Context: one part of a larger RNA
Molecule: small-subunit ribosomal RNA, 5' domain
Organism: uncultured prokaryote
């Protein structure tokens, strides 16, 4: 010189686009952050004379495996890259074919009761697209090729929407494999479910993944093992590359969700805002027992050199739910703090003396500040006062907003600092100070004429920023 998720020091006018706990994955008060569906169902309840209209607390179906957070862990088929085969998939799409006939039980009610609550208990009745059985399927799954298993749900506005096997795509997971992926040898030997076969189990599915037997192997100075560090890529910086550094912001993957551990449920989980059981913390308690998990969005507290509002709206984009109509959506899309970058703008323009006044110097003549000021003559971006006023969406519906942007008014009016000047390196006098005070990146100034402290006049460079200190190249 370039860079930054930066801090600090001075200072500070405006506007666009970006970014903002790099430290305690420390510990959270308070709001919110996933629900929808009455065109599955019974019952209530509210207005109503009623007809009907509308809530919704259970039952049920979809969704809560998505979107959103983090980097603790991981050195690993975790991630890249390229390939494989044994193997599901809800919604969506596409091929055929069915949707028949039964029958049970449960919530919510009630009616009794326990309990401080949290949450229960018994009885009793009861619907569904809840379950279950029985028919049917030869298409589907098994087979010893005889045969033998396996389905459904209705709904209502009568035109549709389901629901139930299949055969295909398509999305979107799982798994195997080749190559690559940080430092240490002051860590040289590792391994017994280890390494393989045979045979079962188990899984969607291959496979010691797991189990019983047999072998006795497998791995390694082309670094096994063990110990440190670390999420990885896309990319970022910086360099003429060649490397070196990095992994903030946006994107893809993995990985976690107090801390450890299981499994249910589903098409997907071994589940952030579901369950269970141990810990550790907080909170309630009638001491018998309960409740909670901000690495979501805001926000307190503590760390810390350091990182912001308990803010609007679902208008748009997208998501779940639903025939719709809607509703939720801290997803997003804005707006609100911050000079944290990075961009662009003002902070006046001309004209004005052989040159006012102050100031510094000075050989005291003078020189420099300085066309700098003042005067004289314009301008009005910006910010300011007033009127108008969008696209963003469009059948309709704008949070953002009385914003962007146009007009019109006033008035030079409200808007410059920061670091340096010994030589590296652009910028030099004076005064004070006396190896004191101090400076200071490196060489070094500083003991009485200091261009090197410190102040002052004057110059250098950059400028809404200067400088300094971490770190990287």
């Nucleotide at each position: 010189g370039a860079a930054c998720g930066a801090a600090c020091g001075c200072u500070g006018g405006c506007g666009g686009c970006a970014g903002g706990c790099c430290u305690a994955a420390c510990a959270c008060a308070u709001g919110c952050a996933a629900g929808u569906c009455g065109a599955g169902c019974g019952a209530g309840g509210u207005a109503g004379c009623a007809a009907u209209a509308c809530c919704u607390a259970g039952c049920g179906g979809c969704g809560g495996a998505c979107g959103g957070g983090u980097u603790a862990g991981u050195a690993a088929c975790g991630c890249g890259u390229g390939g494989g085969a044994a193997c599901g998939u809800g919604c969506c799409u596409u091929u055929c074919a069915c949707u028949a006939c039964g029958g049970a039980a449960u919530a919510g009610c009630u009616u009794u009761u326990g309990g401080a609550a949290a949450c229960g208990a018994a009885a009793g009745g009861u619907u569904a697209u809840u379950c279950c059985g029985u028919a049917u399927a030869c298409g589907c799954c098994c087979u010893u090729c005889g045969g033998g298993g396996g389905a459904a749900a209705g709904a209502u506005u009568u035109a549709u929407c389901g629901c139930u096997g299949u055969u295909g795509g398509a999305u979107g997971a799982g798994c195997c494999c080749g190559c690559g992926u940080c430092g240490g040898a002051u860590u040289a030997g590792c391994u017994u479910g280890u390494u393989g076969g045979c045979g079962g189990g188990g899984u969607a599915a291959c496979g010691g993944c797991c189990c019983a037997c047999c072998a006795a192997g497998g791995c390694a100075u082309c670094g096994a093992u063990c110990c440190g560090u670390a999420g990885c890529u896309g990319g970022u910086c910086u360099g003429a590359g060649a490397g070196g550094a990095u992994g903030a912001u946006c994107a893809g993957c993995c990985u976690c969700a107090c801390u450890g551990g299981g499994a249910c449920u589903g098409a997907g989980a071994c589940a952030c805002g579901g369950c269970c059981c141990a810990g550790a913390c907080u909170c309630c308690u009638a001491c018998g027992g309960g409740a909670g998990g901000c690495a979501g969005c805001a926000g307190u507290g503590g760390g810390g050199a350091a990182u912001a509002u308990u803010g609007g709206a679902c208008a748009a984009u997208g998501g779940g739910c639903g025939c719709a109509a809607g509703c939720c959506u801290g997803a997003u899309c804005c707006a609100g703090c911050c000079a944290u970058g990075c961009c662009g703008c003002g902070u006046g323009a001309g004209u004005g003396a052989a040159g006012a006044a102050g100031g510094c110097c000075u050989u005291a003549g003078g020189g420099u500040u300085g066309u700098a000021a003042a005067a004289c003559u314009c301008u009005u971006u910006c910010a300011g006062u007033g009127g108008g006023g969008a696209a963003g969406a469009u059948a309709a519906u704008g949070a953002c907003g009385g914003u962007a942007c146009c007009c019109a008014c006033a008035g030079a009016a409200g808007a410059a600092g920061c670091c340096c000047c010994g030589g590296c390196u652009a910028a030099c006098u004076c005064c004070g100070u006396g190896c004191c005070a101090g400076c200071a990146g490196c060489c070094g100034c500083g003991g009485u004429a200091a261009u090197a402290c410190g102040g002052a006049g004057g110059g250098g460079g950059c400028u809404a920023g200067c400088g300094u200190u971490a770190u990287u190249c």